Description: Transfer RNA from Loxodonta africana, 73 nucleotides, folded computationally. Model confidence (mean pLDDT): 81 of 100. The sequence is in RNAcentral, with records from Rfam. The source organism's lineage runs through Eukaryota, Chordata, Teleostomi, Proboscidea and Loxodonta. It matches the Rfam family "tRNA".
[in-house]
RNA sequence: GACCCCGUGGCCUAAUGGAUAAGGCAUCUGACUUCAGAUCAGAAGACUGAGGGUUCAAGUCCCUUUGUGGUUG
Numbered sequence: 001g002a003c004c005c006c007g008u009g010g011c012c013u014a015a016u017g018g019a020u021a022a023g024g025c026a027u028c029u030g031a032c033u034u035c036a037g038a039u040c041a042g043a044a045g046a047c048u049g050a051g052g053g054u055u056c057a058a059g060u061c062c063c064u065u066u067g068u069g070g071u072u073g
Stems, first nucleotide, its partner, number of pairs: 001072004006067002010025004018056001027043005049065005
């Protein structure tokens, strides 16, 4: 340099082009407890790496770009 995969809350992972993007861990609050842990209940937190396009509708399709990883010269 060429090609390929990946990028979604603090972390990990889902979502057939169609409901307000789902779940686990973690965090916070409350209950329980002498306190803590465990358990139970609840809450907050991602407009999906960035920009543009297609579409009635895009995390998903297309283009450009960026970062990580891989193959190859």